[in-house]
Context: one part of a larger RNA
RNA sequence: UGACGGGGGCCCGCACAAGCGGUGGAGCAUGUGGUUUAAUUCGAUGCAACGCGAAGAACCUUACCUGCCUUUGACAUCCUCGGAACUUGUCAGAUUUGGGAGUGCCCUUCGGGGAACUGGGUGACAGGUGCUGCAUGGCUGUCGUCAGCUCGUGUCGUGAGAUGUUGGGUUAAGUCCCGUAACGAGCGCAACCCUUAUCUUUAGUUACCAGCAUGUAAUGAUGGGCACUCUAAAGAGACUGCCGGUGACAAGCCGGAGGAAGGCGGGGAUGACGUCAGAUCAGCAUGGCCCUUACGUCCAGGGCUACACACGUGCUACAAUGGCCGGUACACAGGGCUGCAAGCCGGCGACGGUGAGCGAAUCCCGUAAACUAUGUCUCAGUCCGGAUUGGAGUCUGCAACUCGACUGCGUGAAGUUGGAAUCGCUAGUAAUCGUAGAUCAGCAAUGCUGCGGUGAAUACGUUCCCGGGCCUUGUACA
Numbered sequence: 001u002g003a004c005g006g007g008g009g010c011c012c013g014c015a016c017a018a019g020c021g022g023u024g025g026a027g028c029a030u031g032u033g034g035u036u037u038a039a040u041u042c043g044a045u046g047c048a049a050c051g052c053g054a055a056g057a058a059c060c061u062u063a064c065c066u067g068c069c070u071u072u073g074a075c076a077u078c079c080u081c082g083g084a085a086c087u088u089g090u091c092a093g094a095u096u097u098g099g100g101a102g103u104g105c106c107c108u109u110c111g112g113g114g115a116a117c118u119g120g121g122u123g124a125c126a127g128g129u130g131c132u133g134c135a136u137g138g139c140u141g142u143c144g145u146c147a148g149c150u151c152g153u154g155u156c157g158u159g160a161g162a163u164g165u166u167g168g169g170u171u172a173a174g175u176c177c178c179g180u181a182a183c184g185a186g187c188g189c190a191a192c193c194c195u196u197a198u199c200u201u202u203a204g205u206u207a208c209c210a211g212c213a214u215g216u217a218a219u220g221a222u223g224g225g226c227a228c229u230c231u232a233a234a235g236a237g238a239c240u241g242c243c244g245g246u247g248a249c250a251a252g253c254c255g256g257a258g259g260a261a262g263g264c265g266g267g268g269a270u271g272a273c274g275u276c277a278g279a280u281c282a283g284c285a286u287g288g289c290c291c292u293u294a295c296g297u298c299c300a301g302g303g304c305u306a307c308a309c310a311c312g313u314g315c316u317a318c319a320a321u322g323g324c325c326g327g328u329a330c331a332c333a334g335g336g337c338u339g340c341a342a343g344c345c346g347g348c349g350a351c352g353g354u355g356a357g358c359g360a361a362u363c364c365c366g367u368a369a370a371c372u373a374u375g376u377c378u379c380a381g382u383c384c385g386g387a388u389u390g391g392a393g394u395c396u397g398c399a400a401c402u403c404g405a406c407u408g409c410g411u412g413a414a415g416u417u418g419g420a421a422u423c424g425c426u427a428g429u430a431a432u433c434g435u436a437g438a439u440c441a442g443c444a445a446u447g448c449u450g451c452g453g454u455g456a457a458u459a460c461g462u463u464c465c466c467g468g469g470c471c472u473u474g475u476a477c478a
Stems, first nucleotide, its partner, number of pairs: 001478002003475003007472007015462002019425005026316008034307002042053002064302004070296001073125001077124002079121005087102002090099003105114003127291002130289003136285002138280001140278001141276001143274001148187006154163003167178003193268004198236007208225002212223003239262001242256005318418001322377003327372001334365003339358002343354004384415001389410002392407004431454007
């Protein structure tokens, strides 16, 4: 000087407390461990691994296993010889592939030459998801969006170092003020950026419809209009600016006015010096080592989907604040040409047939659902719950057996609120309700990332648990 202390002081955080809803019990989905297996490819392992890499394993993917091949190779450059390339049948084979047949280019001085592609040969080489993340780059998690981490000059100290950065206040903040052997500065904080909340101006189609007409069973449907909504560009607006109190005449804090918004208005992006030899050689790149008729390459089938079990994360429930029947209302944000598909017809339905419109503020996906007003059920393993399972089908796709999703009929399991323990959340939040997208032929999505609808309770407080910041103290630690 740090680090540590079941030392002290001050302070903060859904850290506790106060509340609300969960997990832990059930069934299923999914990931992991374990076990099994020819293989169940590999990585991630306290917080910070476990719906994680994977924004989508039937084949492919695919790295694993079994079997059939191949050896200058699936891919790159160079040398040499031949054939244009290519396309269409045929035979063998599970396929990769092997044998055989036909078609067929440009220039030409008829000797030949040629780009691309392709077959044979030769070696230089290719290739490796093989090892090392403790050799590395890059990217990234974490402490932590915590308020810290440092430097120059000066001064003090023999020196390691100290000071500044400590102290008194204050703040979300090393934020600011005052003091001060320090004076300044840098990386962080804040601001600048995006979005959202209000208004103005400009603009008015594909958006909108107040007033004026036209038309209809009905609809901005039509003429028309640019007011309103909205869209998207430029501005305004919030700064403790104003008033009162308080404070040290400071920084600030408390209350009030006006205002759409008030003291960082809400949300996002943004992550200092560093720590964990954190993660990743399987995204990519890369040193070294290793393989080179194989640890490379190609193909078929299987596996990654196994199943006495254990754990994590979720979904659905156990019902009446509910289930069911029919009626009815209101969104936002997205996506669409190998696409979204209206309407009509067929089917109980999944869906099929036909197909207008739309590369979309125009057309389509597209009926939002909880809600609401009736009816019914009347506390039961039920008209709760839907696992499992038997037939029958639909769709995608060469192909749904291993191993897809969906539909209809039948079946109707566990489950009556979950021990010890444990998690999330402070407001348009929790809870609850639907909806869209990426990946994607299809889908194991209940996942993830967005979007809106309805919409709470509680916070006395900082004694305690956990994590962190500053000062101080002790030290058998470095």
Small-subunit ribosomal RNA, 3' major domain from an uncultured prokaryote, 478 nucleotides, folded computationally. Model confidence (mean pLDDT): 84 of 100. RNAcentral holds the full RNA, with entries from ENA.